[in-house]
The prediction has a mean pLDDT of 75. The RNA shown here (c-di-AMP riboswitch aptamer (ydaO/yuaA leader)) has 161 nucleotides and comes from Fontibacillus phaseoli. The organism belongs to Fontibacillus, within Bacteria. Its Rfam family is "c-di-AMP riboswitch aptamer (ydaO/yuaA leader)". Rfam links the family to the GO terms regulation of gene expression and cyclic-di-AMP binding.
RNA sequence: UUUAUAUAGUGGCCGAAUUUCUACCGAAAACGGGGGAACCGAUAUUUAGGGGUGAAUUUCGUCUGUUUCACGGGUUCCAUACCUUGUGAAAAAGCGAAUAGGGCAGACCGCGCAAGCCCGAAUCCGUCAGCUAACCUCGUAGGCCUUUGCAGCAGGGACCA
Numbered sequence: 001u002u003u004a005u006a007u008a009g010u011g012g013c014c015g016a017a018u019u020u021c022u023a024c025c026g027a028a029a030a031c032g033g034g035g036g037a038a039c040c041g042a043u044a045u046u047u048a049g050g051g052g053u054g055a056a057u058u059u060c061g062u063c064u065g066u067u068u069c070a071c072g073g074g075u076u077c078c079a080u081a082c083c084u085u086g087u088g089a090a091a092a093a094g095c096g097a098a099u100a101g102g103g104c105a106g107a108c109c110g111c112g113c114a115a116g117c118c119c120g121a122a123u124c125c126g127u128c129a130g131c132u133a134a135c136c137u138c139g140u141a142g143g144c145c146u147u148u149g150c151a152g153c154a155g156g157g158a159c160c161a
Base pairs, nucleotide, nucleotide: 011145012144013143014142018029019028020027021026030140031139032138033137034136035135040130049128050125051124052123053122058098059097060096061095063094064093066091067090068089069088070087071086072084073083074082101119102118103117104116108156109155110153111152112150113149114148115147
């Protein structure tokens, strides 16, 4: 000097997942989710179950192996039994390519245009739920450092004098 890791602080991002009080049991506010009339809507549900949270839906494949079925071949006196790998089809999985859709602080927040980058998961209920006033009920996690330019607008907030 450079790189990596850990701790603390500060500033931020995705997300509803924050703040305050407290005797530390919990409570309140705020922000979110679910259930639940009339009217309206729906004619569906029946294992091909159905539904919820979430941006995370939908489609394709001369790819990889697995399973099932059919044809072919072998064995057998003959075989519906057994073996085989040759061909074809199907199913789910993996991998890959797209896609509805979603996100991206360098300086307060909100709104626009262009380019670039990233995500396009996971999980819950348990046979059951359309909307839905009153009402009932639940959550306040987790994971990260994710960008450049242009043009302004009108509000709110913070700080300084």